[in-house]
Molecule: small-subunit ribosomal RNA
Organism: uncultured bacterium
RNA sequence: CUUACACAUGCAAGUCGAGGGGCAGCACAUGAAGUAGCGAUACGGAUGGUGGCGACCGGCGCACGGGUGAGUAACGCGUAUGCAACCUGCCUUCUACUGGGGGAUAACCCGGCGAAAGCCGGACUAAUACCGCAUAACACAGGGAUACCGCAUGGUAUUAUUUGUUAAAGAUUGAUUGGUGGAAGAUGGGCAUGCGUUCCAUUAGGUAGUUGGCAGGGUAACGGCCUACCAAGCCAUCGAUGGAUAGGGGUUCUGAGAGGAAGGCCCCCCACACUGGUACUGAGACACGGACCAGACUCCUACGGGAGGCAGCAGUGAGGAAUAUUGGUCAAUGGCCGGGAGGCUGAACCAGCCAAGUCGCGUGCAGGACGACGGCCCUAUGGGUUGUAAACUGCUUUUAUACGGGGGUAAAAAGGGGUACGCGUACCCUGUUGCAAGUACCGUAUGAAUAAGCAUCGGCUAACUCCGUGCCAGCAGCCGCGGUAAUACGGAGGAUGCGAGCGUUAUCCGGAUUUAUUGGGUUUAAAGGGUGCGUAGGUGGGUUAGUAAGUCAGUGGUGAAAACUUGUCGCUCAACGACAAGCCUGCCGUUGAAACUGCUAGUCUUGAGUUUGAUUGAGGCAGGCGGAAUGUGUGGUGUAGCGGUGAAAUGCAUAGAUAUCCCGCAGAACUCCGAUUGCGAAGGCAGCUUGCCAAGUCUCGACUGACACUGAAGCACGAAAGCGUGGGGAUCAAACAGGAUUAGAUACCCUGGUAGUCCACGCCGUAAACGAUGAUAACUAGGAGUUAGCGAUACACAGUUAGCUCUACAGCGAAAGCGUUAAGUUAUCCACCUGGGGAGUACGCCGGCAACGGUGAAACUCAAAGGAAUUGACGGGGGCCCGCACAAGCGGAGGAACAUGUGGUUUAAUUCGAUGAUACGCGAGGAACCUUACCCGGGGUUGAAAUAUGCCCGACCGGAGGCGAAAGCCUUUUUCUAGCAAUAGCGGGUAUGUAGGUGCUGCAUGGUUGUCGUCAGCUCGUGCCGUGAGGUGUCGGCUUAAGUGCCAUAACGAGCGCAACCCUUACCGUUAGUUGCCAUCAGGUAAAGCUGGGGACUCUAGCGGGACUGCCGGCGUAAGCUGUGAGGAAGGUUGGGAUGACGUCAAAUCAGCACGGCCCCUACAUCCGGGGCGACACACGUGUUACAAUGGUAGGGACAGCGGGCAGCCACCGGGUGACCGGGCGCCAAUCCACAAACCCUAUCUCAGUUCGGAUCGGAGUCUGCAACUCGACUCCGUGAAGCUGGAUUCGCUAGUAAUCGCGCAUCAGCCAUGGCGCGGUGAAUACGUUCCCGGGCCUUGUACACACCGCCCGUCAAGCCAUGGGAGCCGGGGGCGCCUGAAGUCCGUGACCGUCAAGGAGCGGCCUAGGGCGAAAACCGGGAUGGG
Repeated sequence: CUUACACAUGCAAGUCGAGGGGCAGCACAUGAAGUAGCGAUACGGAUGGUGGCGACCGGCGCACGGGUGAGUAACGCGUAUGCAACCUGCCUUCUACUGGGGGAUAACCCGGCGAAAGCCGGACUAAUACCGCAUAACACAGGGAUACCGCAUGGUAUUAUUUGUUAAAGAUUGAUUGGUGGAAGAUGGGCAUGCGUUCCAUUAGGUAGUUGGCAGGGUAACGGCCUACCAAGCCAUCGAUGGAUAGGGGUUCUGAGAGGAAGGCCCCCCACACUGGUACUGAGACACGGACCAGACUCCUACGGGAGGCAGCAGUGAGGAAUAUUGGUCAAUGGCCGGGAGGCUGAACCAGCCAAGUCGCGUGCAGGACGACGGCCCUAUGGGUUGUAAACUGCUUUUAUACGGGGGUAAAAAGGGGUACGCGUACCCUGUUGCAAGUACCGUAUGAAUAAGCAUCGGCUAACUCCGUGCCAGCAGCCGCGGUAAUACGGAGGAUGCGAGCGUUAUCCGGAUUUAUUGGGUUUAAAGGGUGCGUAGGUGGGUUAGUAAGUCAGUGGUGAAAACUUGUCGCUCAACGACAAGCCUGCCGUUGAAACUGCUAGUCUUGAGUUUGAUUGAGGCAGGCGGAAUGUGUGGUGUAGCGGUGAAAUGCAUAGAUAUCCCGCAGAACUCCGAUUGCGAAGGCAGCUUGCCAAGUCUCGACUGACACUGAAGCACGAAAGCGUGGGGAUCAAACAGGAUUAGAUACCCUGGUAGUCCACGCCGUAAACGAUGAUAACUAGGAGUUAGCGAUACACAGUUAGCUCUACAGCGAAAGCGUUAAGUUAUCCACCUGGGGAGUACGCCGGCAACGGUGAAACUCAAAGGAAUUGACGGGGGCCCGCACAAGCGGAGGAACAUGUGGUUUAAUUCGAUGAUACGCGAGGAACCUUACCCGGGGUUGAAAUAUGCCCGACCGGAGGCGAAAGCCUUUUUCUAGCAAUAGCGGGUAUGUAGGUGCUGCAUGGUUGUCGUCAGCUCGUGCCGUGAGGUGUCGGCUUAAGUGCCAUAACGAGCGCAACCCUUACCGUUAGUUGCCAUCAGGUAAAGCUGGGGACUCUAGCGGGACUGCCGGCGUAAGCUGUGAGGAAGGUUGGGAUGACGUCAAAUCAGCACGGCCCCUACAUCCGGGGCGACACACGUGUUACAAUGGUAGGGACAGCGGGCAGCCACCGGGUGACCGGGCGCCAAUCCACAAACCCUAUCUCAGUUCGGAUCGGAGUCUGCAACUCGACUCCGUGAAGCUGGAUUCGCUAGUAAUCGCGCAUCAGCCAUGGCGCGGUGAAUACGUUCCCGGGCCUUGUACACACCGCCCGUCAAGCCAUGGGAGCCGGGGGCGCCUGAAGUCCGUGACCGUCAAGGAGCGGCCUAGGGCGAAAACCGGGAUGGG
């Protein structure tokens, strides 16, 4: 207690002897017969005589109390009424009576059956048991009379009126009590009615005793409650019927309230008692601890037959996440019986178990350090924190333990006795009773003694650090955390919160105005029905009178108690309890009010409608007519193509097309006018004309008199497509065919082409049916255009009514926007919405010929989906503009060989980094050793160097020897300074702190760098605009290389960028002349500024000038642009350089350096020898040299600039073919080294793999260096490969540029340099232009992108899994219907049997019924699973 699941055992309802017969057991009394004994006496036990009493007859009780919530959606419950339609034991009051008889029966006894439960027969007997008789009414039933009353049936009272019927019981201790009839009361019940009482309409019709009547039966009583007959009603969209769920209320939780949720404990009502049915008894039951029957289950059995019902208290099993003792007492409160004592009472009161809840208390208090130990953290010789915390000192003793004391719950009674008085009551005395429990409480003693945990610490949300871990392990309520520095995981320290508890989970309310009555919405977020007409319903103009239903006020009744709120009081406080008040917001009655709503009766004209007269229109329906175009037919002319496209092809055409002319035919649609036009309810409506029909608007009067608005159902209309039948068929054209396009192309394009498009009739009933905006009415600034009326002399101007557009105030709106045609302010009515998906799907139902339409879910799943606007980014969007971006040119790369870098492969190692642009002749501005970080091998370990301290030694350096590849190891030799010394210095060794690391992380960093990009942008202050993000400024026009400037301007200013300032180059002036220069003068040489001299020139290098659109013409408001302009060395930035905004790429670098963290410490540090970084099938990048005649070769000749130089550059001389070598002057440099090449002249080669090209290889050498094998450069001789201008593609360059030619420098012993950085010589071509490619800037537009298009995102699919639908079938269930059978039992009939032949009964029959059985079709509900395709 979840299982109204099943229950062992014990207890839970008995009592009365003052109703009775009695006496089994107990006690008392008497003690008989009989036996023994001389006797006393003993034994023995009789006797209902007494107290009492098992069982029995009888009375009362057992219908209360206690349990449970299965059923029940109901007069079951709640509330308020009614019964003129009723009952009521015990109790109270009043009244009358209580006479006299009879026959049985249980117990007991005897006998029998049965295992038992139990039963049967015979005989005896009593009563307050049972049955007659008598008496009797104010009782009951019927007839009559009189009076009165009511909401109907009807009721009440009186009667000197009449007829009939009916009763009793005794007991006793002599006080009393009981019995019978009647009238009242009280209490308890029964019945009826109004209102309230869950969900589903994917339940819309239900009902035959059904609805009513009449008569009867039945009941305490009304009633179809039951029966017969008659009628055809009754219920239902204000939700019947059906289905699902559920006991209802007082109350409880939550909430500001309104509400929402719940119905445990306690109280009231109902229902039930293993399941179903039935009655009996009784005042009361259709009866939890009674009966009968049926069913299921369990137990006993001798197998024949029997017994049982814990949803009473304990307790057991099972189930489950889960709930207690087989306790004590009737002391108190209450109940039953009794005259009473008393008995019984698992009701009740107590105790036990459980931190399950609530309340109270404690686990100590005070002092105690510039702060112990330990722990933890840090910026670490120190500090912080744990923390006054501890220790320590003093104090207290609730609690604990021990001992002692210890009230009240007991009060009134009952019982007994007494007093007072007329009764019966009052009073007095006496006296008995405590389970809990010696508990609560109080006192004494001891001693801080006996007593703290749980959760959390990223935000929400109070509380932070370290370590470990490394998208793992894990956390998580939501957001989210974890991928090597985690306040989010785990641990620790600390902190925070609560505290004998604390967290988690589940559930309910709140927050949620997120179902909105209070209190929401519907243009675009979910949401206005496609449109109208109209039923019910809802709502409704002015005024008068009445009424009083709603409404409001007073008052009466009721709204149980408990609960709740407030106050006071009682347990030491509190929880808890007592008392009082409030509350119970409700319902019913009654008295009033009459403003508002309603109702009734009048009346009014402004809402609405009718009418006269005008007027408008692509409004509708039917008929007639017209021209152009298209297609087609016959004929003519005419000839080779036509047609079509981005380009084509299919197609048509010499059997004559296309084109063109004449004449016919057919069907469909109506050019121009034609629009922000008009009409219509919407869909929709367009040539002209006729007829019919309908509608709107306006003007002046007249009339009706609220006739109105909206509108669930319902009815009607309703584009296109589609469907049916019959026509028609020109054009166009789904499907289809062919041709193209394409990777494909079931498409876009082309050629054809069928349904259809058209007509008639009938369906369908949907659309982005849109103004994404329902209808009606009123009110709220203006301005502009336009349509149709009216008024007006009017082509002007302007008024008014009804429309259609634009702009805009107030206001509204999330904004966009709306704005008298509202999305503003109000009122009424209808429709609709409630996160996204699933899904407008499934199932069911309705409609439809079908297609399909209407209605319309759930499971499951996500944490979003969505609206409007903002800033960016993007677009095979638009506009403007720029750049060697394209184009126009020149020269290359891509093909060859080689050099170099990279990838890959290989390797012991081929160290590492850089990887689109923005890596790849990059770090490296120079790898033979070194470098060097890699590999192999050999060594040492405070280490190569630095630093602190302790100890020891006295040297160190150097020399010699041995081993060794070297490093290194071993041996040996010499030998410190100052001071007398201690000691100090210096050096070495040793030990400890430490060193060292090119080990990892560039995604922890600094610094530096690349790129967009030398692109013109990026921002700020104040102001203004916007709810805000944000905007404005920075946009627009013109202009510029430029966000450069000018104009305009809710902006005004400013900053970083641009430009300028800086360097260099080009011109001039001035100053200065050595090492530079040499005109004039002089000297001199083979020659030469060689020399004297000179400053003129060149030049050098300081300082100045010069260029600013300054001037002129044209254009322009200006800025500025433009010109064969002038002047000028230079002209519009003169050329070049340096200079790189905010930022982007987690771009690059821990290996340049620095640095956080991590890692190694006889090794990931360090030294040495050797090797490797140089490998080689291959692929790529960058270059060099070529392929030749604009060339090669040979000879001769001319002209630079930047720079460098002492371990250097080297003149000159000699040797060598040469690289170079040997001598040797000068120069620390405008002084010396020191001389360019292309070019020019001459000669030769003559188009060949060559006198092109030089790779490769062989030989011989030179130089550097400790050393050229791996692995250097150069020289000479020889050899003489590929290659004859390079596919797709691609790179650089706009002028002293490209191209081409050489020279210098850094690094460096040398050099793999063809690289890099500089220098000068010679010296072009081209740019129409901005369509296109690439990149970029500004404005604008769209966006579902924001990691931002390298974005986002859609669909299919293997296997597996989850949820759901369908499914031939299968299984189970209940209900309804029909038929058969039918227990117990009431009732009816009968009754030959029983009976005093009396009442009555047995028996038999019948009706009904629980249950059982059968049945066909159909419906409904439920269930789960499998196989095949």